[in-house]
RNA sequence: CAAUGCCGGGCAGGAGAGACCACUGUGGAGCUUGUUCACAAGCUGCCGGACGUGGCGCCGAAGGGGUAUCGCCCUGAAAACUCUCAGGCAAAAGAACUGCACGGCAAUC
Numbered sequence: 001c002a003a004u005g006c007c008g009g010g011c012a013g014g015a016g017a018g019a020c021c022a023c024u025g026u027g028g029a030g031c032u033u034g035u036u037c038a039c040a041a042g043c044u045g046c047c048g049g050a051c052g053u054g055g056c057g058c059c060g061a062a063g064g065g066g067u068a069u070c071g072c073c074c075u076g077a078a079a080a081c082u083c084u085c086a087g088g089c090a091a092a093a094g095a096a097c098u099g100c101a102c103g104g105c106a107a108u109c
Stems, first nucleotide, its partner, number of pairs: 004106005010100004018056001020055004027047002029044006057089003063085001064083003069077002
């Protein structure tokens, strides 16, 4: 002390799949009653539909499992393949991966 490798968060980009069906809460609307005149209570075969409940369908790129495969004796490493436990299926959030700079560590010269 450059490139390089690993780790960390920061910035930018970043796909796929039902805004599904049913039931309701909060809420809205209407009516009635009381009354301190602005509140409370009750009712509705009305509206609406949740980060709720149940059901079916689907996605793969958090994570996780399996394995092709790689190495070599330890069952070690392990995928963008595969499974869909988890997660997700309007937006938001998240998102493997890519790029940029920064910080730390290692190693080399």
Molecule: Glycine riboswitch aptamer
Organism: Silvimonas terrae